[in-house]
Context: one part of a larger RNA
């Protein structure tokens, strides 16, 4: 000097784009934040079409539309928060998997077959304050089971190449075992096609699990650590390698190149700040880790030991008919409460981007917008220009006179911001629908029209009227740019260091004046 996620105190006009609980990972009242699919399934409150019955406003039956709830499917592991733990293969780099998986996508290939036996909603009885349970009775499917079929796969038994860390991999031949599956809609008189599904191998893509060198803070006033420890052989267990885990065996393993222990602390990419080296840092943006009240556990699933999901243990906070329940904001908002201190209990799904669907579309506090707030960077105005009786006041004065000072009145124009008025976007491609065109048809591609905007009646434009509504804040003894005069009297004060003040104080406080930065300016904190 330069920087902040700042704080305060004085002051404050405007706009743009960013930031915005560093503390109590404290405790949470309310809303909302992960749902979707009737084109997988029964079934139906509802609505609306034709018939029936008819007691004339009730029933029954088929269609079709939509669906609370209920099976099923897919999603809830992504997205969004925090940084407590963690000195670690957790980051970061460079490798490794011949030790692994891998919904949903893509690409090649083969297949989609026969039956069955149920349960949920429903309808009934019972129990219970409630949460909810519990039995009897029908029904379905892309649910759930048995059979068939097996080009690939697995596994076994053989036989031959090729590599290789000699563990094994990888590539054929034979022979024997075990495992599949499911339909929905549209077109067509059908027959049979089309599309989305469904199995099964193979191959890519993505993403994710594992091992390795190396780097990665303070304490030696921590020096010895360690018994699944170190290693083998063997079995189990995992997608997988491996004391991960067991039973046997052997006594090993680290360690002054700092084992083991306290301590601190999320990690990088980056910011800071420096001529670099080097220091400090790790807000917001990204990537990676961990963590969802605390502590432990499986379950489902391709993936989870699962923030808004289950058990169990605990503290809390709440209902209760005292038997027994229910709950987790470190998700947006807000609430108490800590603190020097940090925002609306807004608005839309209009883009982007997820999720379910065939789609129309629904649901997104991810996003996108607006509101608060000088917390910050950057732009911009408070006016230009003439104007000397050097105007009046103020301050100094040697009392001449100096200064404030073109300052200001006053002329003479200008209209940024802000006021008012009319106009008014970009962002929007598109999908679906219509219409050709293609095909035997029906979808996909393809082409034309038409149709959406939360922000916003915002930004921009044009007009109008008026200097009108827009400057403080720090300093003025040296360092350090910038001086008088009152007043006070080592008092009241000032101070960053040096130092000032005991009667003329450029150092205190005022008031003139100057300096300096400017919608800020100053002080504190912290870092170079």
């Nucleotide at each position: 000097g330069a920087a902040c996620g700042a704080a305060c105190g004085c002051u404050g006009g405007c706009g743009g784009c960013a930031u915005g609980c560093u503390u109590a990972a404290c405790a949470c009242a309310u809303g909302c934040a992960a749902g979707u699919c009737g084109a997988a399934c029964g079934a139906u409150a509802c609505c609306u079409u034709g018939g029936g019955g008819c007691u004339u406003g009730c029933u029954c039956c088929a269609g079709g539309g939509a669906u609370a709830a209920g099976u099923g499917g897919c999603g809830c592991a992504c997205g969004g928060g925090u940084g407590a733990g963690u000195a670690a293969c957790a980051c970061g780099u460079a490798g490794g998997u011949a030790a692994u998986g891998u919904u949903c996508c893509c690409g090649u290939u083969g297949g989609u077959u026969u039956g069955g036996a149920a349960u949920a909603a429903c309808c009934u009885g019972c129990c219970g304050a409630a949460a909810g349970g519990c039995g009897g009775g029908c029904u379905a499917a892309u649910a759930c089971c048995c059979g068939a079929u097996a080009a690939g796969u697995u596994c076994c038994c053989u036989u031959g190449g090729g590599g290789u860390u000699c563990g094994c991999c990888u590539u054929g031949g034979g022979g024997g075992a075990a495992g599949a599956a499911a339909g929905c809609a549209g077109g067509g008189c059908a027959a049979c096609u089309u599309g989305c599904g469904c199995c099964g191998a193979c191959g890519g893509a993505u993403c994710a699990g594992c091992c390795u060198g190396c780097g990665u803070c303070c304490c030696a006033u921590c020096a010895g650590c360690u018994u699944g420890u170190u290693g083998g052989u063997g079995a189990g267990g995992u997608a997988a390698c491996g004391g991960c885990u067991c039973a046997c065996c052997a006594a090993g393993g680290c360690u002054a190149c700092g084992a083991c222990g306290g301590g601190u602390a999320g990690c990088u990419g980056g910011u800071c700040u420096g001529a670099g080296a080097g220091g400090a840092u790790g807000a917001u943006c990204a990537g990676c880790c961990a963590c969802a009240c605390u502590g432990g556990g499986a379950c489902u699933g391709a993936g989870a030991c699962a923030c808004g999901g289950c058990c169990c243990a605990g503290a809390c906070u709440c209902c209760u008919c005292c038997g027994g329940g229910a709950g987790g904001c470190a998700g947006c908002a807000g609430u108490g409460g800590g603190g020097a201190a940090u925002a609306u209990u807004g608005g839309a799904c209009a883009a982007u981007g997820g999720g379910c669907g065939a789609a129309a579309g629904c649901c997104u506090g991810a996003u996108c917008c607006a509101g608060c707030a000088a917390u910050g960077c950057c732009g911009c105005g408070u006016g230009a220009g003439u104007g000397a009786u050097g105007a009046a006041g103020g301050c100094c004065u040697u009392c001449g006179g100096g200064u404030u000072g073109u300052a200001a009145a006053g002329c003479u124009c200008u209209g940024u911001c802000g006021g008012g008025a009319g106009g008014g976007a970009c962002g929007a491609a598109a999908a679906a629908g219509c219409g050709g065109a293609c095909u035997a048809a029906c979808a996909a591609a393809c082409c034309g029209c038409a149709u959406u905007g939360a922000c916003g009646g915002u930004a921009c434009c044009u007009c109008c009227a008026a200097a009108g509504g827009a400057a403080g804040c720090a300093c003025c003894g040296g360092c350090u740019a910038a001086c008088u005069c009152u007043g006070u009297g080592c008092c009241a004060g000032c101070a960053g260091c040096c130092g000032c003040g005991g009667u003329a104080a450029u150092a205190c406080a005022g008031a003139g004046g100057g300096u300096g930065c400017a919608a800020g300016c100053g002080u504190u904190g912290u870092u170079c």
Small-subunit ribosomal RNA, 5' domain from a Deltaproteobacteria bacterium, 528 nucleotides, folded computationally. The organism belongs to Myxococcia, within Bacteria.